Two RNAs folded together computationally: RNase P RNA and transfer RNA, 443 nucleotides in total.
[in-house]
RNA sequence: CGAGUCUGCCAGGCAGUCGCCGCUUCAGCUUGCUGGAGGGGAGGAAAGUCCGGGCUCCACAGGGCAAAGUGCCAGAUAACGUCUGGGCGGCGUGAGCCGACGGAAAGUGCAACAGAAAGUAUACCGCCUAAGUGGCGCUCUCUUCGGAGGCGUGACCGGUAAGGUUGAAAUGGUGCGGUAAGAGCGCACCGCGUAGGUGGCAACACUCUACGGCGAUGGAAAACCCCACUCGGAGCAAGACCAAAUAGGGACCCACUAAGGCAUGGCCCAUGCCGGGUCCGGGUAGGUCGCUUGAGGCUAGUAGUGAUGCUAGCCCUAGAGGAAUGACUGUCCACGACAGAACCCGGCUUAUCGGCAGACUCGCUUU
RNA sequence: UCCUUGAUAGCUCAGUUGGUAGAGCAGUAGACUGUUAAUCUAUUGGUCGCUGGUUCGAGUCCAGCUCAAGGAGCCA
Numbered sequence: 001c002g003a004g005u006c007u008g009c010c011a012g013g014c015a016g017u018c019g020c021c022g023c024u025u026c027a028g029c030u031u032g033c034u035g036g037a038g039g040g041g042a043g044g045a046a047a048g049u050c051c052g053g054g055c056u057c058c059a060c061a062g063g064g065c066a067a068a069g070u071g072c073c074a075g076a077u078a079a080c081g082u083c084u085g086g087g088c089g090g091c092g093u094g095a096g097c098c099g100a101c102g103g104a105a106a107g108u109g110c111a112a113c114a115g116a117a118a119g120u121a122u123a124c125c126g127c128c129u130a131a132g133u134g135g136c137g138c139u140c141u142c143u144u145c146g147g148a149g150g151c152g153u154g155a156c157c158g159g160u161a162a163g164g165u166u167g168a169a170a171u172g173g174u175g176c177g178g179u180a181a182g183a184g185c186g187c188a189c190c191g192c193g194u195a196g197g198u199g200g201c202a203a204c205a206c207u208c209u210a211c212g213g214c215g216a217u218g219g220a221a222a223a224c225c226c227c228a229c230u231c232g233g234a235g236c237a238a239g240a241c242c243a244a245a246u247a248g249g250g251a252c253c254c255a256c257u258a259a260g261g262c263a264u265g266g267c268c269c270a271u272g273c274c275g276g277g278u279c280c281g282g283g284u285a286g287g288u289c290g291c292u293u294g295a296g297g298c299u300a301g302u303a304g305u306g307a308u309g310c311u312a313g314c315c316c317u318a319g320a321g322g323a324a325u326g327a328c329u330g331u332c333c334a335c336g337a338c339a340g341a342a343c344c345c346g347g348c349u350u351a352u353c354g355g356c357a358g359a360c361u362c363g364c365u366u367u
Numbered sequence: 368u369c370c371u372u373g374a375u376a377g378c379u380c381a382g383u384u385g386g387u388a389g390a391g392c393a394g395u396a397g398a399c400u401g402u403u404a405a406u407c408u409a410u411u412g413g414u415c416g417c418u419g420g421u422u423c424g425a426g427u428c429c430a431g432c433u434c435a436a437g438g439a440g441c442c443a
Stems, first nucleotide, its partner, number of pairs: 001363010012332007020041002023038007043338001047349002050347005055235004062269004068230004072086005087101001088099004102226002107224002110219001124164002126160003132156002135153004140149003172190006191214001192212005197206003239289004249280006260274004282442002296315008333336001368439007377392004386423001394410005416432005
């Protein structure tokens, strides 16, 4: 200098004018309005609503089944499907990145087409003719002349799974020996499994030891399933209070004294309360609280590899209720992306013009 | 705020143990007819909403995203 990796941060700046929504304070009076002053006013994702928690009500949320979710190990945390560290596997020259990563020796099912065979295994081509059976041939041997044996050849039965063929996937690999031909059939090395040992909290690892020839134990659980763990439901229109209003009316249906219903739940039990449901008709569509001080930020110290915890000091930073946070002008530059809170937090995912800082890697050049 | 469903040919819809994507209408061509319609025959036409993943193989299973449609919520 170029190309990258990880972590953290910023999200046009400044000035002026006119506006909008809350808050505090002062003044005026018509007592809820007006005016003055001061101070505050969107995000890293406010989004999707995909997880988890707080809060509130239903029962201080209880037992069982179902359903759903999670899934290597240890830790962090209010909790999590998040995060941190580690293990294993994969990718990258590397810094680093990615992984729905329990179980297929509990069971059921699946694998189209092709292929001999798709998991209970099996044999199309090929290789072989040692053992068994019988045929043919021989210038072979023996003979009691009937035949017997030997050799060769090509068959049947048979042996084999080295090689070929199919497929996404074919049942350890290489070499030597061995054999009729072959084969873990035997041996060596590598791989694999089981048991033990050592190290580690554990996942797991090992140039440790012994045993096993290895069709054991193939794939797939984002097929059913099994194992372990988690889980009550609803959501701020939760919910509480004040005020106002009314016809606490009518029709139909189901239950009627031990069943049923309700208690925001798929079912049963238990608990509490009680008749319940649908439709028509009627009423109100006002106010206050919940509401933002919070698992809150910033700085320093401290424990820890880290996520994070603890201690001290400082700070207060939107809170509406049909919905405020805008417009214009000037100026500067790198010319400004995605996008707008609605009870609140921790995450994940998705969208996003660009810029800054720190740590690190690779390549080239120079010294 | 909380839920549910859907997206497959131009239109309306099927598609289940995951194994070559179909039907009806429409379109095109031919036959029939003096001509048209109807009828008959043949035939064209697909980013299975998008992007990834699991799998040998995905319209189908899983995750994320986009768009569309619908439902519930006061008192009595």
It holds a member of the Rfam family "Bacterial RNase P class A". By type it is a ribozyme. Rfam links the family to the GO terms tRNA processing, ribonuclease P activity and dimeric ribonuclease P complex.